This is a predicted structure of a 174-nucleotide RNA (Lysine riboswitch aptamer) from Oceanotoga teriensis. Model confidence (mean pLDDT): 77 of 100.
RNA sequence: UGUAAGAACGGAGGAGCACUAAAGAUCAGUAAUCUAAAUUGAAAUCUUGAGGAAGAUAUGAUUUAGAUGAAAGGCGAUAGUGCCGAAGAAUAUGAGUUUUCCUCAACUCAUACUUCUGGUUAUAAAGAAAAUAUCUUUAUAAUUGUCACGCUUUUGUGGAGAGCCGUUCAGCUA
Numbered sequence: 001u002g003u004a005a006g007a008a009c010g011g012a013g014g015a016g017c018a019c020u021a022a023a024g025a026u027c028a029g030u031a032a033u034c035u036a037a038a039u040u041g042a043a044a045u046c047u048u049g050a051g052g053a054a055g056a057u058a059u060g061a062u063u064u065a066g067a068u069g070a071a072a073g074g075c076g077a078u079a080g081u082g083c084c085g086a087a088g089a090a091u092a093u094g095a096g097u098u099u100u101c102c103u104c105a106a107c108u109c110a111u112a113c114u115u116c117u118g119g120u121u122a123u124a125a126a127g128a129a130a131a132u133a134u135c136u137u138u139a140u141a142a143u144u145g146u147c148a149c150g151c152u153u154u155u156g157u158g159g160a161g162a163g164c165c166g167u168u169c170a171g172c173u174a
Stems, first nucleotide, its partner, number of pairs: 002172002006169006014084001016083006024075001032068009044057004049104005087117004091112008118144011146159004
């Protein structure tokens, strides 16, 4: 001096990331209950996100009108906490929730040095959700930080966070 994804410590990117609590808005004049009328009838209706099994029902179920009238999840001003693979998603495994049971599906949590994504914003599509809110994924565009290569007409091309900057230590090498 160089080196391998060496080890430890400390840092930067910005509408930066996540978590907890939370007034409040939305959910919704919805679900549900009561009253009245009508329709339907066991080859019907309900117990469900779907299917099957099983069970219940003439005091059932459905529709219309009126009266009373929620909640959960999601969002969240604001306050605080932890941080810079912060974090998110997919896949796999395990546990649990949703109905009387079974199967599937969906959702929540944990694990994996498995795979992908540097960050943010906007648009479009798909999924979740009551939703035009919000979140996630993909694609496109803009913007921004970092490194490498070029240019010095101050701008161009490309890469990825197992990165980048700084300090210290050990091994190998010149």
The RNAcentral record of the sequence draws on Rfam.